This is a predicted structure of a 405-nucleotide RNA (Bacterial RNase P class A) from an Anaerolineales bacterium.
Of the family's consensus pairs, 96% are formed in the model.
It matches the Rfam family "Bacterial RNase P class A". Gene Ontology terms of the family: tRNA processing, ribonuclease P activity and dimeric ribonuclease P complex.
NCBI's taxonomy places the organism under Bacteria, Bacillati, Chloroflexota, Anaerolineae, Anaerolineales.
Model confidence (mean pLDDT): 77 of 100.

RNA sequence: UGGGUCGACCGGGCAAUCGCGGGCGGCUAUGCCGCUUGAGGAAAGUCCGCGCUCUAAAGAGCAUGGUGCCGGGUAACACCCGGUCGGGGUAACCCGGGGAUAGGGCCACAGAAAAUGACCGCCUCAGGGCGUAAGCCUUUGAGGCAAGGGUGAAAAGGUGGUGUAAGAGACCACCGGCGCCGGCAGCAAUGUCGACGGCCAGGCAACCCCCACCAGGAGCAAGGCCAAGCAGAGGCAAAACCCGCUUAUGCGGGCGAGGAGCUGCUCGUUCCUUUCGAGCCUCGGGUAGGCUGCUUGAACCCCGCGGUGACGUUGGGUCCAGAUGGAUGAUUGUCCCGAUGAUGGCCUUCGACGUUUCGUCGAGUCAGGAUCGGACAGAACGCGGCUUAUAGGUUGAGCCAAUCG
Numbered sequence: 001u002g003g004g005u006c007g008a009c010c011g012g013g014c015a016a017u018c019g020c021g022g023g024c025g026g027c028u029a030u031g032c033c034g035c036u037u038g039a040g041g042a043a044a045g046u047c048c049g050c051g052c053u054c055u056a057a058a059g060a061g062c063a064u065g066g067u068g069c070c071g072g073g074u075a076a077c078a079c080c081c082g083g084u085c086g087g088g089g090u091a092a093c094c095c096g097g098g099g100a101u102a103g104g105g106c107c108a109c110a111g112a113a114a115a116u117g118a119c120c121g122c123c124u125c126a127g128g129g130c131g132u133a134a135g136c137c138u139u140u141g142a143g144g145c146a147a148g149g150g151u152g153a154a155a156a157g158g159u160g161g162u163g164u165a166a167g168a169g170a171c172c173a174c175c176g177g178c179g180c181c182g183g184c185a186g187c188a189a190u191g192u193c194g195a196c197g198g199c200c201a202g203g204c205a206a207c208c209c210c211c212a213c214c215a216g217g218a219g220c221a222a223g224g225c226c227a228a229g230c231a232g233a234g235g236c237a238a239a240a241c242c243c244g245c246u247u248a249u250g251c252g253g254g255c256g257a258g259g260a261g262c263u264g265c266u267c268g269u270u271c272c273u274u275u276c277g278a279g280c281c282u283c284g285g286g287u288a289g290g291c292u293g294c295u296u297g298a299a300c301c302c303c304g305c306g307g308u309g310a311c312g313u314u315g316g317g318u319c320c321a322g323a324u325g326g327a328u329g330a331u332u333g334u335c336c337c338g339a340u341g342a343u344g345g346c347c348u349u350c351g352a353c354g355u356u357u358c359g360u361c362g363a364g365u366c367a368g369g370a371u372c373g374g375a376c377a378g379a380a381c382g383c384g385g386c387u388u389a390u391a392g393g394u395u396g397a398g399c400c401a402a403u404c405g
Stems, first nucleotide, its partner, number of pairs: 001401003005397006012335007020038008040376001044387002047385005052219004059267004064215005069083005084097005098210002103208002105204003119149002121145007128137003157175006176200002178197002181194005223292004232283005241254005256274007299318004304313003336374005343367004349363006
C1' cells in the first nucleotide's frame, strides 16, 4: 500500500416560529398562561425465556410439546462464555454436535440392485452347431464369482501377495476404520498409549421411535374498584340403605349417587346437591364510561475488587415517555456529512503541443458559487435474548500478500 476477518459505537448539531401528549404551578378556571419533560438500536417480527395477574397453595401418571457434545454463567432460555470433536478457509476466523448393532419405515432420477446386490462381464458342467483334430461360437440350460465395466450424491475397506475353474478378508503382510478391555491426563466431553477381535458396518432421527432433562392452563382485552344500563324465556340428573334425636312432621351424621371447578384423559382433590331447589346448559336483553394495574427496575452511570471469560459484587451517584382514535411533529435559517461539479488557483509530479528556458492544454491536486440527498423505522404491562431491516460515518484488535528501512 492492497485485500480479507472479528468486534465496539454514532446514526445529524444549533437557533427561531408554529403545533401536540404528560407533570407541576398560577389565574378572571369546562379554559388560558408560565415552567418542565417527551422513542429506538432495532421501539419491528412475536420466535424463545422470565417476572407479574387470575385460575387450586399448581398435585401424580399418561398423552402432547420442547431441548439435546461437556463444564460454567443466569431469574430463566433454543441465549452467552470457556473447552472438546467434526467440516470449510493459506490464515485471522467461520459453520455444526445425543442414539442408525433397540425396532419399524423411507431413500427422487439413473441403475440389474439403494442393502437378502448378477445388467454387461469372468469361470465350470451339460446340450446344440462348425471343424479330421486342437479348438471355436451374435447359441441353449444348470450353477459359481463382487475381480473388471456401466449407473448414481452415495454400490458393500485400500495396496500387494497366497489361493482358485474363475474369484473373494477365504487366508497373509502393511495401511485405514470400528468395537471391546486396560493404563495415563482431565470435574467432564474428550485425548493419548498398549493389548485383543477379520468385526469391515450406505444415508435419513426436521418420519415414527429410544434415552436424558424441562413444561399445568390462560393472558394487561390479565386482574381489582366505581358508575351507568337491562327483560326475561326455555331446558336438565339422581336408585337405595344404615345410625342417633324426636309422639309425629322433621333434624343431624354415615355410605353411596349426581352436578360443577382444577382448560386433553385417568387418578386425586375442593365445593354444592340428594326431592324441588341451588347449580349447570341454550337463547334473548343491557353496557362500550372512569380510576387502578402503569412504570423504581433481574434499572442506569462511575470507581474498585473476584473471575481466562460470560458474569458476580462493595462503595458512591441518578430518576430517564406513559398515550388510549392513541402525543413525541412541521417550516425557515445556519453549520456538518455525502454525491454531482460551473468556475478559479498551482508547490511538486507526469504526458502532449508550440517554442525556447518560457507558454498552452490535459491528468493530478487545492478551493469552491449552486443543485440534490442524510437511512431503517416508530413505544402501549415490564424485562433478558434471538432474528430481520438500516443511507452514511467513527474506532479497536488479529490475518494474508507485495514493497521499503